A computed fold for a 111-nucleotide RNA from Flavipsychrobacter sp., annotated as SAM riboswitch aptamer (S box leader). The sequence was found by an Rfam model in a public genome assembly.
RNA sequence: CGCUUAUCAAGAAAGGCAGAGGGUAAUGGCCCGAUGAAGCCUUAGCAACCUCCUCAGCGAAAGCUGGGAGCUGGUGCUAAUUCCAUCCCGCAAAUGCGGGGUAGAUAAGUC
Repeated sequence: CGCUUAUCAAGAAAGGCAGAGGGUAAUGGCCCGAUGAAGCCUUAGCAACCUCCUCAGCGAAAGCUGGGAGCUGGUGCUAAUUCCAUCCCGCAAAUGCGGGGUAGAUAAGUC
C1' cells in the first nucleotide's frame, strides 16, 4: 500500500521553536491565518477502538456477547458535521431537507 469489520452531529488547549500558508488530491463555495498557518517539541486535556480492571450471561475450557470504569499500556484526537457541495434516489420545488454511494480519517484484524 491492499483487503475485512466498526465508527465518524458529541467531546477536549496552552506554551516554545518556526515563518505563510491551512481546512482531503481536484473543482466550486465558505472559513481559519502576522492578534502568527503548516511542521516539530513540551505539558495538559478529550475520548473509549484495542489492552488492563470490573459486573452479568453463555461455555467443560479456551473464549464469546453485553454493560461499567478511566487507576495500566498502544494508538487517535483537541475551529466549523469528515466545514459544505460534487454521483444516485426521494420530498419540497427557490439556492432547502433527508437517505444512500464514492472518497477520506481512525481503530482492530489480516495476506